[in-house]
Context: one part of a larger RNA
Molecule: small-subunit ribosomal RNA, 5' domain
Organism: Hornefia butyriciproducens
This record gives sequence, structure tokens and C1' cells, in this order.
RNA sequence: GGAUGAACGCUGGCGGCGUGCUUAACACAUGCAAGUCGAGCGAGAAAUCGCGGAAGGAAGCUUCGGUAGAAUUCUGUGAUGGAAAGCGGCGGACGGGUGAGUAACGCGUGGGAAACCUGCCCUUGACAGGGGGACAGCCGAGGGAAACUUCGAUUAAUACCCCAUAACGCAGAGAGACCGCAUGGUCAUUCUGCCAAAGAAUUAUCGGUCAGGGAUGGUCCCGCGUCUGAUUAGCUGGUUGGUGAGGCAGCGGCUCACCAAGGCGACGAUCAGUAGCCGGCCUGAGAGGGUGAACGGCCACAUUGGAACUGAGACACGGUCCAGACUCCUACGGGAGGCAGCAGUGGGGAAUAUUGCACAAUGGGCGCAAGCCUGAUGCAGCAACGCCGCGUGAAGGAGGAAGGCCUUCGGGUCGUAAACUUCUGUCCAAAGGGAAGAAGAAUGACGGUACCUUUGGAGGAAGCCCCGGCUAACUACGUGCCAGCAGCCGCGGUAACACGUAGGGGGCGAGCGUUAUCC
Repeated sequence: GGAUGAACGCUGGCGGCGUGCUUAACACAUGCAAGUCGAGCGAGAAAUCGCGGAAGGAAGCUUCGGUAGAAUUCUGUGAUGGAAAGCGGCGGACGGGUGAGUAACGCGUGGGAAACCUGCCCUUGACAGGGGGACAGCCGAGGGAAACUUCGAUUAAUACCCCAUAACGCAGAGAGACCGCAUGGUCAUUCUGCCAAAGAAUUAUCGGUCAGGGAUGGUCCCGCGUCUGAUUAGCUGGUUGGUGAGGCAGCGGCUCACCAAGGCGACGAUCAGUAGCCGGCCUGAGAGGGUGAACGGCCACAUUGGAACUGAGACACGGUCCAGACUCCUACGGGAGGCAGCAGUGGGGAAUAUUGCACAAUGGGCGCAAGCCUGAUGCAGCAACGCCGCGUGAAGGAGGAAGGCCUUCGGGUCGUAAACUUCUGUCCAAAGGGAAGAAGAAUGACGGUACCUUUGGAGGAAGCCCCGGCUAACUACGUGCCAGCAGCCGCGGUAACACGUAGGGGGCGAGCGUUAUCC
């Protein structure tokens, strides 16, 4: 000098675009953050209307005896209606957060899979025949304070099961051709065995099953690279390899039985410390050094530890189970919870924001669609936290006014600075108009915002640090090794350009200094 997710001190006008718990992966009140499909299925609340029944008794009429039967309430039933719940499907494995752990094939880069999986999507071929039994819900009965739960009866389906059909599919056996990269791969072929399906509908369509291919996404393996310490020198028993088996989508000590005795290490094993990695970012002429906030890719985690279930995909942040700690409810028997989602609270800290608006756009889930959901996202709010832009006026104006300061008392300086004159209108205030963003008829949170017009009026908008040398900028007074300054050298003990104040000056400017950290 440059830089920062900064903080602190003094100061502070506007706008655009960004950024904003670096500390306690500390604990969390409250609300919201993942639903959707009635064109899969049964059932169907409120409400409205029709009809029947019961209660009720008004107006009217009246010979005062009655007659009449409305409103209203309850109930049964039917229609319209569609709420909440349930079965079923798809999605909750994406999106969003955090950086604890991890020195590792975790990440980066380059390869390999003749050792693999892939819902939705695209494409090709073929198919969808018949039958059955349940379980929720609803109803009835019971237990419990609650969370919830037990029993009985009954019911639908694109839920479940059985049979049929079946190959270019899978398994076994046989023989063949071609090829390769070790195990092998591909193609054609014979026989035997095995496996499927579901309907909806407004008749436009949307779905179902099997098989081949593609795309996308994922999984695994390998070479190389990836911090510090030797005041850590030896480490290792599923350890290293083999055979067989199990398991897996698949390879593999991944697991197990048996066999062998190996494997790693001064080219730094093991141990200890520290740390998410990268694209990048900062600095530097470069080489290099530092760093890994925001944005993008990968990984890991979701109160702590462990486990599996479901599923194409999880060992699953807002799923399940067990254990621990903590908090809460309780009728003491037992239950409930997990903000490292968005806001917000307490706490810690030098320090970091609103319990905002909208699904209008972009994107995502579901749905034929209409649409619903979406704290993703788009916006707004707060903060000079950063970068960039603009303003705080312009021109004229010497009796060089007043005043301050200095003075050799002549004057010098602040200084065209002010006053004053003539203007301007960025920003500002008020009024009027008023978007694009919607592709696509409708639909705009932002927003009556940006922007435009008119009017007003210099009015509302400058500070901070420094002036001994380094280092741009000097005098006076006060103080008297005191009070104080200080980045280094060093100033201060009676004329201090170094302390304090004033005048003047220098630098930067809505900022300026200080501190911290990196180059």
C1' cells in the first nucleotide's frame, strides 16, 4: 500500500447493487416451512330444499261452545351439497440449514466397471382372460386422566392373493460363430423349468403389465495430489493372503468356517494435534503466500449413541424403534418433545437483522385439468457492513467589511471567503399522471414503487484524522520530567513547531481514524 462477513470512537444527506451469529453443533415459548389426487375406493358432517310424524298453538271466522291451522322446535326419510377422517397412489431421499465429525478414495483431477442399480421421462415390441378372501373406515361393546387402545359384526378398490396366458426375459443343460482386456463378452439356436397386469372417464384421453434400448441420477474400484509434530519408531489378529459359503444392485475379510503367516513402516507406518474439500477469493510483476464468508460443485451431520423398516432411491432434519441427557403434561398408572428450515426468544459475545408481503414471476410436489401446497423463490423492512454513483449549490463580488489570530505595531492572514447581486433545481417538499416485469385471454406481492409533469424554495444535508523526522502540513499561549504524547526514533525538568487549547495549514471526505487478521 492492498484486503475484510469485521468491531470500536467521532460524525452522518440520498440512491443502486450486494452482504449481515466468524462466538454456544448452547437451550428454545409461539406461528408457519410437504403435501396432493374424488378422473383409484367405500362412506359421508354442516347447510339448503321436498315429503311424513309429534309438539306447538298465531292471524282470521265465530252462534263464544268452538273452528282454523301459520310461525317455531324435535324427529324420520329423500335430493342437492361437499367438510373432517379412512383405505389406496405419487411425493415426504428434492428443495432449505449447518460444518460438529472427517487427514479419508472425503475432496480435486484423470481413468476403469467383462463387477452394478436407476421411480418419474423418451423410444421399440408384446399383452391385460378368469376367480377369491380380507383390512381400515362406519356400527356395536369395553379399558384409559391423557396419549391411545382392545374385542365383535360388516364393507369397497388402481389395496392383497390364486389360476391362466408368456418371450427376444430369467435359471439349468447341450452344441455353434465372432470378438476381447485376466475373470470373459456378444450373437444365433435346441430342450426343460419359472414369472405379469387395473382400471378411470365428460369417449378427448389418462393410466396398468412384461421385455429391449436411451436419457438422467446414483454406487463401487484404481493412479496422482491433499496441514503440523520424530520431544510419536515401530504398528497390525479379520490382521495379510487363499479355498468354500453367506450376504449385497454389484466387486470385495463385507461376514463366517477352514488353511497359510503374512501385511504396513525413515519414500515417515502408528500415535498426537489441527481441519470439511474444491471452483474460487485476497495479495503479489511473477513464482509464491494466505484463505475457503456470500455464489456454484462434492461430502458429512440433524438433541447424543445405536438399529432397522418402507421404498426405484434413506439407514431418512420437520418418519419408526431402543438407549442416554434435558424440557414439559399427568388422575403417579403413564405419556409428549427435538429450529444446524423462516421469523423470533434467552444465553454467550467486541459483534451480526423483521415473530413482514406474495405465490404475480422462476422453479418444485401432486393432479387430465381447474387448482392446491411451497419461510424454495420473488419482494419489502432494519444496519454507512461493503462497493459504486450523486448532493450539501453556481457565476459575479475588495471598502480586501466586521470579527478572530499573529505582529517588528507599519502591517500580515483567515479571504472572493462572507455580506450583496444574478441564477440553477440533482437531492428535497407538495400536487397530478403512472409503468415494464404477463410468455398467454385472466392474473403484479413489489407498488401508487420506478419514471414523467407542475409548483415551491439555497432553502433541509460536513465531518474526521493529522501538522518533530520517517510524512504533506507552524505560529501563539498554557504547562514545567507535572499533566500528558508515542507506530519507530523519541518529546515534556520555564521561550515545547512533539503535551493541552486557539488561529492557521495538510490529507481524506459521508465518511474519517483506531484495533484485529492476511499478503